């Protein structure tokens, strides 16, 4: 130092103006947001052979939701309804050109676009309420003792 173990503590941001309406933070015109680790030709810094540090919503890969499976419970026998698990599948389910530089960029610089889980709801929601005071990628730190 690095791997194994265990504890904790953290771990998601966003509708303002304006139209139409009985009703709309939901629709339409303008606006705002952008979890987590990887890559790295860009930025900052330092004790400058070198090493910190920051850097992609659409590249690569995770996560949380629905589904999907398995168990148990209920049942008015609808493969209907509750609870709890599983994280195998990868269904739902994501969404990026073109121009410049340059050895080399979907990541830099300009310029144009694209995307956002379910249930709710006087009217259809990435922004509001809810489940959630949940959960969780991972992020820090402490501790043991082995390797």
């Nucleotide at each position: 130092a690095c791997g194994u173990g265990u504890u904790c503590u953290c771990a998601g941001g966003g509708c303002g103006g304006g139209g139409u309406g009985u009703a709309a933070u939901u629709c339409c015109c303008c606006a705002c947001c952008g979890g987590c680790g990887g890559u790295a030709u860009g930025g900052g810094g330092a004790g400058c052979u070198u090493c910190c540090u920051c850097g992609a919503g659409c590249c690569c890969g995770c996560g949380a939701g629905c589904g999907c499976c398995u168990u148990c419970c209920g049942g008015u026998u609808a493969u209907c309804g509750g609870a709890a698990g599983g994280g195998u599948c990868a269904g739902c389910a994501g969404a990026u050109c073109c121009g410049g530089u340059g050895a080399g960029a979907u990541g830099c610089c300009g310029g144009a676009g694209c995307c956002g889980a379910c249930g709710g709801u006087c009217a259809u929601a990435g922004u509001c309420c809810g489940g959630a005071u949940g959960g969780a990628a991972g992020a820090g730190a402490g501790c043991a003792a082995c390797g």
This is a predicted structure of a 147-nucleotide RNA (FMN riboswitch aptamer (RFN element)) from Rhizobium hainanense. Rfam family: FMN riboswitch aptamer (RFN element). Rfam links the family to the GO term FMN binding.